[in-house]
RNA sequence: GCAGUGAGCCGGGCGAUCGCUGCCGCCGGUAACCAUUCGCAAGAAUGAAGUGCCGGCGGGAGAGGAAAGUCCGAACUCCACAGGGCAAUGCGCCGGGUAACACCCGGGCGGGGCAACCCGACGGAAAGUGGCACAGAAAACAUACCGCCCGCCUUCGCGCCGGUUCGAAAGGAUCGGCGCUACGGCGAGGUAAGGGUGAAAAGGUGCGGUAAGAGCGCACCGCGCGGCUGGCAACAGACGUGGCAGGCCAAACCCCGCAUGGAGCAAGACCAAAUAGGGAAGCUGAUCGAACGGCCCGUUCGCGCUUCCGGGUAGGUUGCUGGAUCCCGUCAGUAAUGCCGGGACUAGAGGAAUGAUCGUCGUCCUGAGUGAGAGGGCGGCGCCGCAAGGCGCCGGCUUCGAAUCGAAGGAACAGAAUUCGGCUUACAGGCUCACUGCGGCU
Numbered sequence: 001g002c003a004g005u006g007a008g009c010c011g012g013g014c015g016a017u018c019g020c021u022g023c024c025g026c027c028g029g030u031a032a033c034c035a036u037u038c039g040c041a042a043g044a045a046u047g048a049a050g051u052g053c054c055g056g057c058g059g060g061a062g063a064g065g066a067a068a069g070u071c072c073g074a075a076c077u078c079c080a081c082a083g084g085g086c087a088a089u090g091c092g093c094c095g096g097g098u099a100a101c102a103c104c105c106g107g108g109c110g111g112g113g114c115a116a117c118c119c120g121a122c123g124g125a126a127a128g129u130g131g132c133a134c135a136g137a138a139a140a141c142a143u144a145c146c147g148c149c150c151g152c153c154u155u156c157g158c159g160c161c162g163g164u165u166c167g168a169a170a171g172g173a174u175c176g177g178c179g180c181u182a183c184g185g186c187g188a189g190g191u192a193a194g195g196g197u198g199a200a201a202a203g204g205u206g207c208g209g210u211a212a213g214a215g216c217g218c219a220c221c222g223c224g225c226g227g228c229u230g231g232c233a234a235c236a237g238a239c240g241u242g243g244c245a246g247g248c249c250a251a252a253c254c255c256c257g258c259a260u261g262g263a264g265c266a267a268g269a270c271c272a273a274a275u276a277g278g279g280a281a282g283c284u285g286a287u288c289g290a291a292c293g294g295c296c297c298g299u300u301c302g303c304g305c306u307u308c309c310g311g312g313u314a315g316g317u318u319g320c321u322g323g324a325u326c327c328c329g330u331c332a333g334u335a336a337u338g339c340c341g342g343g344a345c346u347a348g349a350g351g352a353a354u355g356a357u358c359g360u361c362g363u364c365c366u367g368a369g370u371g372a373g374a375g376g377g378c379g380g381c382g383c384c385g386c387a388a389g390g391c392g393c394c395g396g397c398u399u400c401g402a403a404u405c406g407a408a409g410g411a412a413c414a415g416a417a418u419u420c421g422g423c424u425u426a427c428a429g430g431c432u433c434a435c436u437g438c439g440g441c442u
Base pairs, nucleotide, nucleotide: 001438002437003436004435005434006433007432008431009430010429012361013360014359015358016357017356018355020062021061023059024058025057026056027055028054029053030052032051033050034047035046036045037044038043064413068424069423071422072421073420074419075418076264077263078262079261088260089259090258091257092256093107094106095105096104097103108122109120110119111118112117123255124254128253129252130249131248132247145195146194147191148190149189150187151186152185153184157180158179159178160177161176162175163174164173165172166171203221204220205219206218207217208216222244223242224241225240226239228237229236230235268318269317270316271315278309279308280307281306282305283304285303288302289301290300291299292298325344326343327342328341329340331338332337363411364410365409366408369405373400374399375398376397378395379394380393381392382391383390384389
């Protein structure tokens, strides 16, 4: 210098003006509560310290690293709850941390990377059920397409022996027998080394062995079992032993072990209007309705009115923000984390405020343009050359184009809603630290 790995952090600054939501203080007003006085009471008068309401002024505070998804775990609240079981859901290597967790830390094992480092729901497939596309003989009670081997049959051919015939001979032709044997055919033959298919094919490598082969035998590796050693443990190591169980999928059903009651701040608590129901008491009708056999009186009931009580709704108050809180430091611990000491107060709205505009500075992105310089061809002039041509300078044309240049424009993901611990997801751009690999220089 290039390429990477891990951890932590930031997420525009300053100023001016105008706003928004709470809180605090002061001033003015009001007089519902309140205070004082009067009154038997109803109430009246006066006052303004406090509460409330209205107006004004001032002060101070006001979104995030994820406020998000609402996926886990809790606090808090209400409901349910003898005990046991089933179902359902979640989790599943070991040790530790924590209020708790499916989170975090450390370790083990497996996988990936040259490495720093990263990833893993990581119990059981030897209880049962089921699945495994395409290809392939076969996807699991194993099987046999090619190949290899064995046996039988046929036979081109080869060799040997014998007969006949041609020939002087060498040798040739032909017939028969025996042996070997290619191609081919057959066998409910052997085999699973090799080839081929597939994501995956019934341990791997080598030697021996065999008709060919094969854990058939042996060595090493792998696997199972046993005790031993180390470790808190997961597990690891070496030893002995068995020729060796039988693919993969359990984030398929399932089996084993462990855990789990439900709903959620729109939880819940308090105050409580108008209107319409409910209950109680009372009142009233020269004029309401019904019953008391028709009429009157009367009585009772209803209707109506008044007062009171109770439930619910609107509305208001609370829950509500000081807490497993945050920052710094010491100590313990490899670490997560914990103890102790010091410091800080940091939104509490509720259809939901936390903003807008301007100026300026900074960072990044896009970038008209300016343009060092380079190339191309054209024209002119000079020099060299016999010439073809070459070299140099100048002019304008054209193409490319560095830069700590640059007008202008733009600014990631995203908005608290009872609170906290995590996880996951989104994110322009930037900073810091540690580490790894490769290359260069000293």

Annotation
Bacterial RNase P class A from a Vicinamibacterales bacterium, 442 nucleotides, folded computationally. The model forms 94% of the base pairs in the Rfam consensus. Model confidence (mean pLDDT): 76 of 100. Rfam family: Bacterial RNase P class A. The family's RNA type in Rfam is ribozyme. A source record names the gene rnpB.